[in-house]
RNA sequence: CGUCAAAUGGGCAAACCCGUCGCGAGGCGGGGACGCAAAGCCACCGGUCUUUAGGGUAUUGACCUAAUGACAGCGGGGUUGCCGAAG
Numbered sequence: 001c002g003u004c005a006a007a008u009g010g011g012c013a014a015a016c017c018c019g020u021c022g023c024g025a026g027g028c029g030g031g032g033a034c035g036c037a038a039a040g041c042c043a044c045c046g047g048u049c050u051u052u053a054g055g056g057u058a059u060u061g062a063c064c065u066a067a068u069g070a071c072a073g074c075g076g077g078g079u080u081g082c083c084g085a086a087g
Stems, first nucleotide, its partner, number of pairs: 004084001011036002016031006034073001040079003044076003047071003051067005
């Protein structure tokens, strides 16, 4: 430097419940653990989801387009980091 065996010290926290913010996806706090070697951070690329408008349709819906937001525990990418066998 890259990588990820054991072990050390540990760390994070899904679903669900309570409170709270939001039209909503979802966020925050507490409880709680399904799991995670980056489940630390970042919305650049793809993806999924929300809201609004238009198209479509007899109407609703599916679907399409555009805009607006959300998800980092969907994948890629960027960046930072504990330990120390083999290489």
Molecule: c-di-GMP-I-GGC riboswitch aptamer
Organism: Pseudomonadota bacterium